[in-house]
Context: one part of a larger RNA
Molecule: large-subunit ribosomal RNA, domain II
Organism: Bacteroidota bacterium
Order: sequence, then structure tokens, then C1' cells
RNA sequence: GCCUACGAGUUACUCCUCUCUGGCAAGGUUAAGUGGUUCAGCCACGCAGCCGAAGCGAAAGCGAGUCUGAAAAGGGCGUAUAGUCAGAGGGGGUAGACGCGAAACCUUGUGAUCUACCCAUGGACAGGUUGAAGGUGCCGUAACAGGUACUGGAGGACCGAACCGAUAAACGUUGAAAAGUUUCCGGAUGAUCUGUGGGUAGGGGUGAAAGGCUAAUCAAACUGGGAAAUAGCUCGUACUCCCCGAAAUGUUUUUAGGAACAGCCUGGCGGUUGAGUUAAUAAGAGGUAGAGCUACUAAUUGGGUGCGGGGGAGUCAAAUCCUACCAAAUCCAGAUAAACUCCGAAUGCUUAUUAAUAUACGCUGGAGUGAGGCUCUGGGUGCUAAGGUCCAGGGCCGAGAGGGAAAGAACCCAGACCAUCAGCUAAGGUCCCCAAAUUAACGCUAAGUUGAACUAACGAGGUCCGAUUGCACAGACAGCUAGGAUGUUGGCUUGGAAGCAGCCAUUCAUUUAAAGAGUGCGUAACAGCUCACUAGUCGAGCGAUCGGGCAUGGAUAAUAAACGGGCAUUAAGCGUUAUACCGAAGCUAUGGAUUAUAUACAAUGUAUAUACUGGUAGGGGAGCAUUCUAAUUGCCGGCGAAGCGGAUACGUAAGUUACCGUGGAGGUAUUAGAAAAGCAAAUGUAGGC
Repeated sequence: GCCUACGAGUUACUCCUCUCUGGCAAGGUUAAGUGGUUCAGCCACGCAGCCGAAGCGAAAGCGAGUCUGAAAAGGGCGUAUAGUCAGAGGGGGUAGACGCGAAACCUUGUGAUCUACCCAUGGACAGGUUGAAGGUGCCGUAACAGGUACUGGAGGACCGAACCGAUAAACGUUGAAAAGUUUCCGGAUGAUCUGUGGGUAGGGGUGAAAGGCUAAUCAAACUGGGAAAUAGCUCGUACUCCCCGAAAUGUUUUUAGGAACAGCCUGGCGGUUGAGUUAAUAAGAGGUAGAGCUACUAAUUGGGUGCGGGGGAGUCAAAUCCUACCAAAUCCAGAUAAACUCCGAAUGCUUAUUAAUAUACGCUGGAGUGAGGCUCUGGGUGCUAAGGUCCAGGGCCGAGAGGGAAAGAACCCAGACCAUCAGCUAAGGUCCCCAAAUUAACGCUAAGUUGAACUAACGAGGUCCGAUUGCACAGACAGCUAGGAUGUUGGCUUGGAAGCAGCCAUUCAUUUAAAGAGUGCGUAACAGCUCACUAGUCGAGCGAUCGGGCAUGGAUAAUAAACGGGCAUUAAGCGUUAUACCGAAGCUAUGGAUUAUAUACAAUGUAUAUACUGGUAGGGGAGCAUUCUAAUUGCCGGCGAAGCGGAUACGUAAGUUACCGUGGAGGUAUUAGAAAAGCAAAUGUAGGC
């Protein structure tokens, strides 16, 4: 992992509540028990009790009223609608209460054969080394002291086996082993190691102290019990079809992943002048978007005038004068605002009328939800960051399949009752993969730009289009040929300054077809080259500016990987236009089914018509199968039951079933009843493979 079996809303109650069925009804009903009878059981009695028929008040009490109150006031709760018993079902309560699951808590005991420490009594430590105190001889001292040689044999002494340990590494890691093996290593006469017997017990022991050890278990051992502890948590929760179908919000919460009430869903009942929704018309309230501000508040740019001030001048003081300073107020022009408004929409909201349309509302049974998400629009917050966060208004996902976007919760199209080898379309497409145009017309692009994510400032005789403007057959623009001179080396400056370091300037004048007191290179300064300008040659367009389209550089991320690929260049790219076709579970066609409503009828089902039939949580309805029981004193069975294998037919499905084989003894239909009543999941349990 698979198969088989087992495996989760049950049962009880003098309980509460609602619905349905039945009995009786202002009443309903018996409990224990007693009697009768029967195979089970049933019949009768039993009126104790319970519920209802009257309420209000704290109560006395009064009573269709009563309480409050001074009150005949007002107000509160009542009166005007039938209950009760039994059965079935939905929900609640109390119980383990749908199943499995803690860590823990308490309590009775069992453990020191492991290990910690202690007590008693025994045992063990090859070999080698070092050489303390003390002693003796000699020397020495007044006597001690002291010196020296020998002797001696101390030590938590040294080296190192047994023994005890465990430093480093490797191996081992479903091991040889639930802690080992190999090599290296520490202690090895001691606070040493060890045998045997004994002691200390769970909030206790023991601990040279690591929260260590206390029988492979320790921040509180193990076993039985309380006990099915509790679990607002996780996981699981078993057949079918049909109808409807949510929520992720508000308030509160020792509350935030839970709950209560409301909101939204569903079943039943109810009645109303259509109370709901949509559209049109009419009438309203409002201060948003926008706009505006010599209409306020606040802020604000430039200019004019300049109250007042600063600075300067003025003979001390002043008058007075000046000022490219600051600047109130005011004028002109510009212009800001969520907490500004002289103004002011759209939408939405309210009311009325009309029209269309079966919703809305009330009562009651049952819920689930109370983590939401993305996208578009209007905002707050943030960085006008976020797949960010918080509101509001749409849509979708959630709970939505199908087509498109290569792939894809949410984007675009479109809401799947079933069948069909029928048709038309949507979005999107039509060279091939791949259904349909290598369709038609006019342009653009040369970058494979592009071919469905996005890309800037800035740069550039890419190219196409438009506008304005200048020159041009009296010859433009480009090229080529020739000239480009003189006063003069202008003046100043300077070592020099001659067109060309710098300064000055009426930058003048002459000769000219034309030629600057000079555009750039160049020289120390000259020289030299060149330009402006002119003529000739050539022969038709040539410049400048602005705007637009498509391209171009800017352009950098880790495997090659951003047209889906092949590939595509008067496209299969981009822009505009046109026609045809393809394309979905959309729409249509044909047949069939469900549900609801209406109508009809041989009337509880059938026919017709219309509409509907995606669906998680969840509500409601109708069925299938399994086991047992009762009745039909039913039916089948050795001429072959159940089960198993094959297989036919039927039903929307769960399922049912002819027949054949196997098997070898029971099985089952109908109508009711009762449940140990359906498995794919629970790291489910057991067995097998």
C1' cells in the first nucleotide's frame, strides 16, 4: 500500500418546546396497585396526583379585573383565540451523550536484584623507580646546634599490567550491541576498586550538584482506582435521487480561530386596498464632484500706490529730502484648501401618480455563518509602495462547470436537468501544430521591432506624413576651376602682437565680379593652409523651423528559456476599413425527465400550457438496500435454498432480475413494525498478502 472483517448522533427520563397522527373535550388523563382472563397479552377497577378552565399584587387581599396612586387620572400586567392524553418526528435539558485523542490532578499500593549515598563483614592491587622522618658511626660544640657516610623505607609520590575509567578519531546507526568495537588515552596504596548481607521511597529518598540517579521510565517513578477526568482544540463521521440555498457583517464579550442577540438561508402557517421590486412622470430635502474666492476664514506669487518702520543726508533738535530695504491697507493680474464657500451637479434618498411584475411583511420549527479573497470605482493610511492595510459602492471567486487568456480561484465571454455523428452565435480567432481567410482594400515598419506583461529622462541627417517659411532656368543647393586684393604690420598694448594673446573702435575707406581692419588651423613674430564673399562650369530642385506616425540607442541577473512552438518581412508584424467562416455545457432544433403554477378531466393521478431545474455550510422532500419480528397458517427449495462466478433485462439513482455454472440446506414476497441498519479516509483496530 491493497483486500476482508470491525469502526462514530445512541439509550434513559412523571423533564421543556414545536410539528404531525389519533382519542376525548371545558375538560383531559390515570400512577403504583387490585380483580378477571390468556400461550404471549388483553379487559375492568383504581381519581392519589398532574395539566387546563383567571388574573393581578412583595403580601394581606381583591377578582374580569388587579397593582401603583390622593384619584372615577394615567400607566403596567390581564380579560375578548381549548385543552389534555397517547404515539411518531425536529430541537433543547440532565446524564460519558456522535467517535477516538491529551499533558495533567487526587488516591491505594509496589519498587534501592539497575543506580545514588550509608552501615556491617570479607576480598584485590604483576613488576620497576624515587629515597622523607627517624637511627648508627665519624667529625664537631662548653653543651646544644651543625656537617658527612651508611642505614632506614615515608608518600591522596613516579613509570606501568590486572582492575576501575572513558580523552581523540574512525567504524557502527533496520548495529554483533536500545550506548558497542578498534587504536590512542586517564587513575592504578587510595577521597582506590570490589563480593556478600542490610538501610533510606515519590513532593519522598539519595546527590564531591549534572536537575543527576531512584529497575532501558524522572523539573516529581511505576501499578490499580476516581475515570468514558476535561479538551471553546485537531482528525474522522458510512446508501440514492429531488427542491431551495447562505455567511465571513453590526453590537457586546478575561473577547478576538469561542459565544449571545441582530443580519443573511430553509420548512410550515397567515392575512392585507400590490404593502416589495423596476420603469416613467411630478414634487422635495441635501452641500459631495466640479468650480470660485474685491463672497467669508486661512494661506499665497508678481506689479502699481505706500500707513508705519529700517538706513543715509540735513547745523543741536526739527522741518524736510533721498532710498534696487521691510511692509499694513488698497488696486491690477495670477492662484491654493478634508476640518473655506458667493455657487453647485450627476447618482443615490423621500413622497405621490401610472404601468409592469409575485415579491415583501408577520408568527413559528430547524440551521449554518460571525478567519474572507481578488478586481473596478470613490476615499483614509502608507512612499498617490506592496499579492499592504482600513472604509464605501459594483462584479466575481468563495459555493461555478463550459469557451478564451500557452499553462491560471478572481480577467474577457457565458450560468452546466438528460440525450443527439443537427444548426446559429459570444469572447477570441482563421500559415502548420489547431476548427476556420496564406481573404479583399489603403498605408506604415527593416528594428525579427513585432507576433497579448511593462520600460523613462535624455540622445540621433532612421524613415513616412502634415504645416509654416526662405532660395531657385535673370541658373538655386552640393561638387569642380579661378579669384579672395589695396591704405595696412588699423590704433593701443607688448620683448614681439603683422586679420587670428588681449584692449579700443563711426569695424573706416579704396579698387572691384567679389573679398571681414577677418571663420578656423598655423608661426616666437612673419610666412603658409582655409572660410565668408565673387565669377565660370553644371542643369532642377535646394535649405530652415514646428508638429505627428512607426522604428533606433538608452536596455544589466544568475542552465538556453518573456511570440506556447514551428516559423513569419508588399507578413503569419503595426494602423484603418470590409466581407466570409470557425468557435461554448450560451441560443435554436428533435425527443425525454423533475419541480412549481394555472386550466381541464374518467380526479389525487393524467393531459395541456407557461416557467424552472450549477451549488459548499445548511434546511426540506421522496426512496433503495441490510438484520430481526408479526400477519397473509402466503410462496420457493435435494427435480437443488443461501453464498460465489458468469451473464440477460429493467429502473433517473441507491438497486432489482431471467438464465447457466458452482455450491449442498435452507430461503423469501406483500403489508406493517423494530433497529447493534450502509465506510474511502479517523498517522483508525485485527487478520491476510